The RNA shown here (small-subunit ribosomal RNA) has 1366 nucleotides and comes from an uncultured Gammaproteobacteria bacterium. Its mean pLDDT, the model's own confidence on a scale to 100, is 83.
[in-house]
């Protein structure tokens, strides 16, 4: 919103209701009416005559009925097919016609002949129709009269009627009636109202991929036609009319008032109501009539339907119901003329699907109502949970109150008054009466309607949904689901914890409705007139010239078209707005104003636009001198270089590239010296210099020739000017066509070489078109300044070209050309007197990306190709510019065992250990590039152990509670492979107590619950790595900027360090650095045992053994020291380099200590923990077996390959720790592990031995007197227990291996290397781990290069951030 769909639905008013197939329609109604225009005919009543009493006959009055005949079907209802047009809007116009109405005069007089109806006959199924004979009229015909009417030669000529009803005094009468009179009718005629008809100006959709259209065509003269103008129609003549101000053609489409959105200007509609156009089944055509070319008239054609005797007929819902059918979709085949209006009639009255009700339809607006109050025990019950609550929620319940609405009964308006009927009074008029006028009484008349309203009963009684609830947008939670099922208007939600999907509970929001869907308009300034843009976002046409158009400088003077001002006239009514009435309010319905912005007309102004006509010179332009110049066109000349031919000298290579080859050369190249031919092209000057419209223009000369600036107190023209739709010229490079020329260069998979996976590329060697003239074509380039022309205005500075002037180191000043800036601008970036600033005129373009600058179509063009140019179906972005990371095979500057420089090593053997695969009943499980792999695990024979097998236990091995009993406990013994387990039998009764019991512990027993090393480190805490001991990461307050965001922190210098200083719009501060901890280096005080002994003194074979000491070491507490302090040199400082003292010097050395954060890193198996899975099992117990498996890769390590060495002997010197279930000395035994034994230690006292190394011997370079693996045997020792599967010892046995490929790791000083030692863990088991301590090196020139990292800084299409994008 004329809606439509879904879910639900209580009443009433008011409105509205085929937007589709102008598709076909059964049926019934939707236009008749007048007997007071006329003739008949039924059929009734009165009267009167006649009667066989059945009835017929006249005459009057009244119904009907089909016909003559007037008047009306031309109005009212309908729908928008058609139509782009005078069809409609609006505003004129002159050359018309209007029935009925008002109105003017005049009239309405005397005649004729017909026809229908009716009868008879005839044809056809009908529908109708023929012929005959009869008949009336307000039907039709003539005479007659005649105007202010018409015609006209101006003299004249023409041309009408009808009558019907009422009354009636005199007169006449055929008695019907004449005749008078009202009254209505009728004929002519003026005016006028109304209603048509024709003309005109303006407005009135889209498309130029529609540019030419027209022959009755425009126009004239004559005629015909019309009511009337008119090519309307005909004839002759002329050659005209339209059109870039859009003709013609194509598509759409009744149009308007308004509606409906907007602030407006718009824009979209044109249903209901009104105007006004068209059309009635499609095309056509007249008649009749005042009016038609005519919705319910006619006639032909077509299509359809229908009857039919097959000849022929009838028929038209786009009226009002109503049916079929189309459709997402749109009502009753309903009352009634009471009301309003219309036709007709004198009236009464009759028609009247118009209209007035009334059904259906939440379609839409309005209104009302589903109840109020109270009312915590905050019930039940749902949800939820932190287990306590919270929420639905005063919500119910209950108590008390009311009774609109709906029910029901009763009762009851308004709408009605006129006209009409009856009857009464007045008035005019008339001879008089009807009539007519105005009054008054009395009476009829309601479809709605069981009506609106009142009032009574009677009881909370009958009466709530829909959507939502992640943001935009008011509303949240749990449960299911797991990228599946779905949501979604946009942006988005779902991959196991969804406020987004389903559902519930709770919540908002609206409410007899709510929601989608589709449509319009606004927000959209996103079509911009108000009102927008074009340097880089989408847009400046390559330039220029110019036609039409647009737009133009100064004075004066007239016209008044535009403008402006006031009237008038119009702009229907409704509708919107304002003020007022009436329905209880309101929707609704009524009064009055306003408002209609428009046109059209009259007067009037004259500033500005315009028009005319006359001036100015400042804009433009002409002419002269006197100038700068790759400006063009021809023609003629020059030198240097390539490169080719001759001839000379000379000999082996020459060219090329990264590096080669291909190619040229002993047939003599390359080089080089003379001559020579051709061809293209101008080195230096050369410059952000010049020139020119733009492309573009470079040696010299000479013709010829376009343009420009500037200086002139020189003249001249006088607006001649700007822009410029078509249109016209010109327009690099490429190509194209004829003909020419070819030195050098050089497209083409042409040919070859490299180059590489491959290389149709780059590189290299060759080479054809073309590249050069001429003449003709293309007509495009990133044709750019990505900036159209022109004119005015708005600070400066600082080069530079041409030209001028001055008082000349300079300054003005004109027109170019460059870099800066100010104020504007600008989305920033920039622009900035050469504007992208502030204005003016003109063109030319743009409207999201992609599709596409493409298809078609049309011009162009010898092609290739150009110009002009969509759509369809796609995406939700494309895109500018800045910003802050991150990258970079970008730049600086800088560190760092990062490379170099050095030492020593893995990589190559054996063996130890972890992975990794394999493999098993299991070989539990996590760690996985650095930063997993001698890692968790400081030590898996049972145990551990989490895995397998097998046998058992379900309140459980372990926690809380409840109950019965018994203390605990230990000892025997059955059963069974074994062990838990299951079962007998003894022994055995602790501690408190107020004497009841209690605690604490075991065992039955029932329920709650225990329990999981099950899963998710991507659901977490809490640890922990690691960039990385790297020097960084922030923050307030200022300041800049439209903003992300800068700045601080950038920049110089310095450092190990964002350390520090200096300098700057900063100034200040956290958090890291450093320092404070701790340990080693030195003294100093203090203390002095288990330690230590200078000096006294005692004593031993000997030894601080002893008395003592307290100096020295040591020990372990405190201070103290070092801080660039101090001196020399540098430098603004900070700071650096030297120096001196000093036990230690620039951070003394080494530890602990890890900023914001990265990496969904690691750990749910340390620990804790949401989830969520298992409960006679995924949970507990044993017992055996695995974790130790073994073709193999791989990483961490020991020993080793030997003489700086093995091997045997002697002689030394240490720290650090551990030590009561230990640690274990002398002394004996073993060859030896080792045992016997046990002193000492609870530890500065014992355990307690260092090893390299010294000094001797031996071994003599070999698989050895290196190496020790791997086997047998033999034995120790832990342990319940060494088979699977421990260490060790002895004998014997003696493999690889002779210093390790490609590659790759540590180390920078008490360091590497090299030696032993100790300790954790642990019955027993270290080549590992942690530590301690002896010995004790080389080497860093230096940052170019690898990796890694820090700052600045630059590109960026990249933000998951280079493992990216594409």
């Nucleotide at each position: 919103u004329g809606a439509a769909c879904g879910c639900u639905g209580g009443c009433g008013g008011c409105g509205u209701g085929c937007u589709u197939a102008a598709c076909a329609c059964a049926u019934g109604c939707a236009a008749g009416u007048c007997g007071a225009a006329c003739g008949a005919a039924a059929c009734c009543u009165u009267a009167a005559g006649c009667u066989u009493c059945g009835g017929u006959u006249u005459a009057a009055g009244g119904u009907u009925u089909a016909g003559u005949g007037g008047c009306g079907g031309a109005c009212g209802g309908g729908u928008g097919a058609g139509u782009a047009a005078c069809g409609c809007g609006u505003a004129g116009g002159a050359a018309u016609c209007u029935a009925c109405c008002u109105u003017u005069u005049a009239g309405u007089g005397g005649g004729g002949g017909a026809u229908a109806a009716c009868c008879c006959g005839g044809a056809g199924a009908a529908a109708u129709u023929c012929g005959g004979a009869c008949u009336a009229a307000u039907a039709c015909c003539g005479c007659a009269u005649a105007a202010u009417c018409c015609c006209u030669u101006c003299g004249g000529g023409g041309c009408a009627a009808a009558g019907c009803a009422g009354g009636g005094g005199a007169c006449c009468u055929u008695c019907g009636g004449g005749c008078c009179u009202u009254g209505c009718g009728c004929u002519g005629u003026u005016a006028g109202a109304u209603g048509a008809g024709c003309c005109u100006g303006c407005g009135u959709c889209a498309g130029a991929u529609u540019a030419g259209c027209u022959u009755g065509u425009u126009g004239g003269u004559a005629g015909g036609g019309u009511a009337a103008u008119g090519g309307c129609c005909u004839a002759c003549c002329a050659a005209g009319g339209c059109g870039a101000c859009g003709a013609u053609c194509u598509g759409u489409a009744g149009c308007u008032g308004g509606u409906c959105u907007g602030a407006g200007a718009g824009g979209a509609c044109g249903a209901u109501c009104a105007g006004c156009c068209a059309c009635a089944c499609u095309g056509g055509g007249a008649c009749u009539g005042a009016g038609a070319c005519a919705c319910g008239g006619c006639c032909c054609a077509g299509a359809c339907u229908c009857c039919u005797a097959c000849g022929g007929g009838a028929g038209g819902c786009a009226g009002c119901a109503g049916u079929g059918g189309g459709g997402a979709a749109u009502a009753u085949u309903g009352c009634g003329c009471a009301a309003u209006g219309g036709g007709c009639g004198a009236a009464a009255g009759c028609c009247u699907g118009a209209c007035g009700c009334a059904g259906c339809a939440a379609c839409g607006c309005c209104g009302c109502g589903u109840g109020u109050g109270u009312g915590a025990u905050g019930a039940a019950g749902g949800c939820u949970c932190u287990a306590g609550g919270g929420u639905c929620g005063u919500a119910a319940a209950g108590c008390a109150c009311u009774u609109u609405c709906a029910a029901u009964g009763a009762g009851g308006a308004a709408g009605a008054a006129a006209a009409g009927a009856a009857u009464c009074u007045g008035g005019a008029g008339u001879a008089a009466c009807u009539g007519c006028c105005a009054g008054g009484u009395u009476u009829a008349u309601g479809a709605c309607g069981g009506u609106a309203c009142u009032c009574a009963u009677a009881u909370a009684a009958g009466a709530a949904g829909c959507a939502c609830c992640g943001g935009c947008u008011a509303a949240c939670u749990u449960c299911g689901u797991g990228c599946c099922a779905g949501c979604a208007g946009c942006c988005g939600c779902g991959g196991u914890a969804a406020u987004a999907c389903g559902a519930a509970g709770g919540g908002u929001g609206c409410a007899a409705g709510c929601g989608u869907u589709a449509a319009u308009c606004g927000g959209a300034a996103u079509u911009a007139u108000u009102g927008g843009g074009c340097g880089u976002a989408a847009a400046g046409a390559g330039a220029u010239c110019g036609u039409a158009g647009u737009u133009u400088g100064u004075a004066u003077a007239g016209c008044a078209a535009g403008u402006c001002a006031a009237g008038u006239g119009u702009g229907a009514a409704a509708u919107c707005c304002c003020c007022g009435g009436g329905c209880u309010c309101a929707a609704c319905c009524u009064g009055g104003g306003a408002a209609u912005u428009g046109c059209a007309u009259u007067u009037g102004a004259a500033a500005c636009u315009g028009c005319u006509a006359u001036u100015c010179u400042a804009g433009a332009g002409u002419a002269c001198u006197a100038u700068a110049g790759a400006g063009g066109u021809a023609a003629g000349u020059g030198g240097a270089a390539u490169u080719c031919c001759u001839a000379g000298u000379g000999u082996a290579g020459c060219g090329g590239u990264g590096a080669a080859a291909u190619g040229c050369g002993u047939a003599g190249a390359u080089a080089u010296u003379a001559g020579g031919a051709g061809g293209a092209a101008c080195a230096u000057c050369a410059g952000u210099g010049g020139c020119g419209a733009a492309g573009g223009c470079g040696g010299c000369u000479u013709a010829c020739u376009g343009g420009g600036a500037u200086a002139g107190a020189u003249a001249c023209u006088g607006a001649c000017g700007a822009u410029g739709a078509g249109g016209a010229u010109c327009g690099a490079a490429a190509g194209c066509g004829u003909g020419g020329g070819g030195a050098g260069c050089a497209a083409a998979c042409c040919c070859g070489g490299a180059u590489u996976a491959g290389a149709u590329a780059c590189c290299c060697g060759g080479g054809u078109a073309g590249u050069c003239c001429a003449c003709g074509c293309c007509g495009u380039a990133a044709a750019c300044g990505a900036u159209g022309a022109g004119a005015a205005c708005u600070a400066g500075c600082u080069g530079u070209u041409a030209g001028g002037c001055c008082g000349u180191a300079g300054g003005c000043u004109u027109a170019g050309u460059a870099g800066c800036g100010c104020a504007g601008c600008u989305a920033a970036c920039g622009c900035g007197u050469u504007a992208a600033g502030u204005u003016c005129u003109c063109c030319g373009c743009c409207u999201g990306g992609g599709g596409a600058g493409u298809a078609c179509g049309g011009c162009c063009g010898c092609a290739a190709g150009g110009c002009u140019a969509a759509a369809a179906c796609u995406c939700a972005a494309a895109g500018g510019a800045a910003u802050u990371g991150a990258c970079g095979g970008g730049g600086g500057c800088c560190c760092g065992c990062a490379c170099a420089a050095g030492c020593g090593g893995u990589g190559g053997a054996g063996c130890a250990u972890g992975u990794g695969g394999u493999u098993u009943a299991a070989u539990u499980c996590g760690a996985u590039g650095c930063a997993a792999c001698g890692c968790g695990a400081a030590g898996a024979a049972c145990c551990u152990u989490a895995c397998c097998a097998a046998u058992c236990c379900u309140u459980g091995a372990c926690a809380u509670a409840c109950u019965u009993g018994g203390a605990a406990u230990c000892u025997u013994u059955u059963u069974g492979u074994a062990a838990u387990g299951a079962g007998a039998a003894g022994a055995g009764u602790g501690c408190c107590u107020u004497c009841g019991g209690g605690a604490a512990u075991c065992a039955g027993g029932a329920u709650a619950c225990a329990g999981g090393u099950g899963c998710u480190g991507c659901a977490u805490g809490g640890c922990u790595g690691u960039c990385g001991u790297c020097a960084g990461c922030u923050c307030g307050u200022g300041u800049c900027g439209u903003g992300a965001g800068a700045u601080g922190u950038u920049u110089g210098g310095u450092u190990a360090a964002g350390u520090c200083c200096a300098a700057a719009a900063a100034c200040g501060a956290g958090c890291g650095c450093a320092a404070c901890c701790c340990u080693c280096g030195c003294g100093u005080u203090u203390a002095u045992u288990u330690g230590c002994c200078a000096g006294c003194a005692a004593g031993u074979a000997a030894u601080g053994u002893u008395g003592g000491g307290a100096a020295c070491u040591a020990u372990a507490a405190a201070c103290g020291g070092a801080c660039u302090g101090c001196c020399u040199g540098u430098g603004c400082a900070a700071g650096c380099a030297g120096g001196a003292g000093g036990a230690a010097g620039g951070u003394g050395a080494g530890g602990a200590c890890g900023a914001c954060g990265u990496c969904a890193a690691g750990u749910c198996a340390u620990c804790a923990u949401g989830g969520c899975c298992c409960u006679u099992a995924u949970g507990g117990a044993u017992u055996g077996g695995g974790c130790u498996a073994c073709a193999c890769a791989c990483g961490u390590g020991c020993u080793a390959c030997a003489a700086u060495g093995g091997c045997c002997g002697u002689c030394a010197c240490a720290a650090u720790g551990g030590g009561a279930u230990g640690c274990a000395a002398u002394a004996c035994c073993g060859c030896g592990a080792g045992g016997u034994g046990g002193a000492g230690c609870u530890a500065a006292u014992c355990c307690a031995a260092a090893a390299a190394g010294u000094c001797g011997g031996u071994c003599u370079c070999a698989g050895u007197c290196c190496g020790g693996a791997u086997u047998a045997g033999a034995g120790u020792c832990u342990g319940c227990a060494a088979c699977u599967c421990g260490a060790c010892u002895c004998u014997a046995u003696g493999a690889a291996g002779u210093u390790g490929g490609a590659a790759u790791c540590g180390c920078u000083a008490g360091u590497a290397a090299u030696c032993g030692u100790g300790g954790a863990u642990c019955a027993g088991a270290a080549u590992g781990c942690c530590a301690c301590g002896g010995u004790g090196a080389a080497u860093a020139c230096g940052u170019u290069c690898c990796c890694g990292g820090g700052c600045c800084u630059u590109g960026u299409a990249c933000a998951c951030a280079c493992c990216g994008c594409c």